[in-house]
């Protein structure tokens, strides 16, 4: 310095329930609890997944207006789409590391 591995020691992390809390949601903090983890440490670059709060399309109904069957920066509601929102405990890149052991 490089590579391996989880058997020992010492130590570490915290899913998932439940309370609180923050958020539109998805997440995420806290504290109790342990389901796992040898990178279950870090980081959203790459794929991938969740969310749509605002935005867009397209249907409906109201409004409004006028030639009354069309119109509208108009309101609302539905499905859909869309990260600017999250996941590092889903792969991959990257960055640091501890105990043994070679």
């Nucleotide at each position: 310095a490089c590579a391996a591995a989880g058997a020992a020691a010492a130590g570490g992390c915290a899913a998932u329930a439940c309370a609180u809390g923050c958020g539109a949601a998805a997440u995420c903090a806290u504290g109790u609890u342990a389901c796992g983890c040898a990178a279950a440490a870090c980081c959203a670059c790459c794929g991938g997944u969740c969310u749509a709060a605002g935005g867009g399309c397209u249907u409906u109904a109201c409004c409004u207006u006028u030639u009354u069957a069309a119109a509208g920066u108009g309101u609302a509601a539905a499905u859909c789409c869309u990260a600017u929102g999250a996941c590092a405990g889903c792969g991959g890149a990257g960055u640091c590391a501890c105990c043994u052991c070679g």
c-di-GMP-I riboswitch aptamer from Colwellia sp., 102 nucleotides, folded computationally. Of the family's consensus pairs, 100% are formed in the model. The sequence was found by an Rfam model in a public genome assembly.